[in-house]
RNA sequence: GCCCUUGUAGUGUAGUGGUUAAGAUGACUGACUCUAAAUCAGAAGAUCUCGGGUUCGAUUCCCGACGAGGGCA
Numbered sequence: 001g002c003c004c005u006u007g008u009a010g011u012g013u014a015g016u017g018g019u020u021a022a023g024a025u026g027a028c029u030g031a032c033u034c035u036a037a038a039u040c041a042g043a044a045g046a047u048c049u050c051g052g053g054u055u056c057g058a059u060u061c062c063c064g065a066c067g068a069g070g071g072c073a
Stems, first nucleotide, its partner, number of pairs: 001072007010025002013022001018056001028042004049065005
């Protein structure tokens, strides 16, 4: 330099055009306990990397930028 994949709560994932974006884990609060762990319950946490396009409607499709991973030279 060229090509491919990828970007969603703190972390790791699901979500292939329309519902309040969903589980897990972590952190927080409560119950239990002499205390803690484990367990159970509760509530919170995402402008879906950024910009543009298509569409009545975009996390989703298209283009570009940026970041991450990989391949070729």

The RNA shown here (transfer RNA) has 73 nucleotides and comes from Penaeus vannamei.
The coordinates come from a structure-prediction model, not an experiment, and the mean pLDDT is 82.
Rfam family: tRNA. By type it is a transfer RNA.
Taxonomically the source falls in Penaeus (Eukaryota, Opisthokonta, Protostomia, Arthropoda).
The sequence is in RNAcentral, with records from Rfam.